Transfer RNA from a Rhodothermaceae bacterium, 74 nucleotides, folded computationally. Taxonomically the source falls in Rhodothermaceae (Bacteria, Rhodothermota, Rhodothermia, Rhodothermales). The RNAcentral record of the sequence draws on ENA.

[in-house]
RNA sequence: GCCCCCGUAGCUCAGCAGGAUAGAGCGAGCGUUUCCUAAACGCUAGGUCGGGUGUUCGAGUCGCCCCGGGGGCG
Numbered sequence: 001g002c003c004c005c006c007g008u009a010g011c012u013c014a015g016c017a018g019g020a021u022a023g024a025g026c027g028a029g030c031g032u033u034u035c036c037u038a039a040a041c042g043c044u045a046g047g048u049c050g051g052g053u054g055u056u057c058g059a060g061u062c063g064c065c066c067c068g069g070g071g072g073c074g
Stems, first nucleotide, its partner, number of pairs: 001073007010026004019057001028044005050066005
């Protein structure tokens, strides 16, 4: 230098061919239970979907540029 993959909640990830309100588990907070803790159960909060731009009635999803991470070739 060229090619491929990845980037979504604090962490690990899902989101199938663009469709209406962005989700799960773990973690956190609160509550129930217990003499207390743990476990279990319930509830709640938490996200500019890496950044920008374009296409579209509509973008986490498609195009382009850039940033970061990983891999391959030379």